The RNA shown here (Bacterial RNase P class A) has 366 nucleotides and comes from a Deltaproteobacteria bacterium. NCBI's taxonomy places the organism under Bacteria, Pseudomonadati, Myxococcota, Myxococcia. It is recorded under the gene name rnpB. The prediction has a mean pLDDT of 77. RNAcentral holds the sequence, with entries from ENA. Rfam family: Bacterial RNase P class A. Rfam describes the family as follows. Ribonuclease P (RNase P) is a ubiquitous endoribonuclease, found in archaea, bacteria and eukarya as well as chloroplasts and mitochondria. The family's RNA type in Rfam is ribozyme.
[in-house]
RNA sequence: UGGGGUGGACGCAUGAUCGCUCCGGCAGAUGCCGGAGAGGAAAGUCCGAACACCACAGGGUACGGUGGUUCGUAACGCGAACUUCGGGCAACCGGAGGAAAGUGCCACAGAAAAUACACCGCCGAUGGAAUGCGUGCAUUCACAGGUAAGGUUGAAAUGGCGAGGUAAGAGCUCACCGCUUCCGUGGUGACACGGAAGGCAGGGUAAACCCCACCGGGUGCAAGACCAAAUAGGGAGACGCUUGAAGGCUGCCCGUCUGAAGUCUCCGGGUAGGUUGCACGAGGUGCCGGGCGACCGGCAUCCCAGUUAAAUGAUCAUGGCCUGUUUAGGCAGGUACAGAAUUCGGCUUACAGUCCACCCCAUUUU
Numbered sequence: 001u002g003g004g005g006u007g008g009a010c011g012c013a014u015g016a017u018c019g020c021u022c023c024g025g026c027a028g029a030u031g032c033c034g035g036a037g038a039g040g041a042a043a044g045u046c047c048g049a050a051c052a053c054c055a056c057a058g059g060g061u062a063c064g065g066u067g068g069u070u071c072g073u074a075a076c077g078c079g080a081a082c083u084u085c086g087g088g089c090a091a092c093c094g095g096a097g098g099a100a101a102g103u104g105c106c107a108c109a110g111a112a113a114a115u116a117c118a119c120c121g122c123c124g125a126u127g128g129a130a131u132g133c134g135u136g137c138a139u140u141c142a143c144a145g146g147u148a149a150g151g152u153u154g155a156a157a158u159g160g161c162g163a164g165g166u167a168a169g170a171g172c173u174c175a176c177c178g179c180u181u182c183c184g185u186g187g188u189g190a191c192a193c194g195g196a197a198g199g200c201a202g203g204g205u206a207a208a209c210c211c212c213a214c215c216g217g218g219u220g221c222a223a224g225a226c227c228a229a230a231u232a233g234g235g236a237g238a239c240g241c242u243u244g245a246a247g248g249c250u251g252c253c254c255g256u257c258u259g260a261a262g263u264c265u266c267c268g269g270g271u272a273g274g275u276u277g278c279a280c281g282a283g284g285u286g287c288c289g290g291g292c293g294a295c296c297g298g299c300a301u302c303c304c305a306g307u308u309a310a311a312u313g314a315u316c317a318u319g320g321c322c323u324g325u326u327u328a329g330g331c332a333g334g335u336a337c338a339g340a341a342u343u344c345g346g347c348u349u350a351c352a353g354u355c356c357a358c359c360c361c362a363u364u365u366u
Stems, first nucleotide, its partner, number of pairs: 001362010012319007020037007039337001043348002046346005051220004063216005068082005083096005097211002102209002104205003119151002121147003126144002128141006159177002162174003178200001179198008224276004234267006246258004283302008320335006
């Protein structure tokens, strides 16, 4: 200098004017002053919790989920470190129980997809047939048959490779590698290393059933709690049913008019509506300490949105940044994704553009 890997930070700024929501104070009838007012993902609602109500002796089964090991965490399907397999020259990235318990499935192609039922090829020792003669041998046929070394198909073909062996072949035999079992050593463990034995069970698929281990009750703040109209209905009581309840006229009584089987009072449930849950929390920041790390502990300090048809906005000016254009000055356009709704911890997805740190590879110079 070029290319690459991993992790992190920011994601328009400043000012003015007019507005909106909440909190505090002062005034006192709608004002004044002060303060606060979206995010890294507030998103998807995919996991895990808190909290609330309902259900619930205990155990098992069913159903669902998770799946290398150890650790972290309130918990997790999340994270860290490690193990192992695969990819990459490397930094680094990705995967993860069991297919030598049982059952099922494996398109197309191919002879064959799992009990190797042999297409091409190889052989044809042995058996058979034919011919020859020296009559028990040779040659031929490729008939029975043998053969998984080679070819062909496929994503995948029945341990690999070499030697021996054989008619040709074959773990048939042997060495090395692989595999299985056992033992030893190291490690908390996944596992690693070493040794011995066994000729070798063994295709793939478990996001097919299944087996093993572990975990899991249901519903979600529209949970739930409290206050509580109007109308209708429920319960209780009083009065009344022509011996006139109740209502109108009236300050009250009398009186008079209307007038019927109801009228009035109280209680409780509950709807609209309101309050709460609901903003101090597994909290943020800084320093110190422990740990490889995720993370944990201590001290100090800070208070940081709270709406309910849903506030967090609009305009202007100046300046960044990007794109286009211009010789230049300048001019024009743009400034991502998105947007709280009970609250946290994660994951995933979206994102114009900018910056930082560490690491790897190649090349050049010293």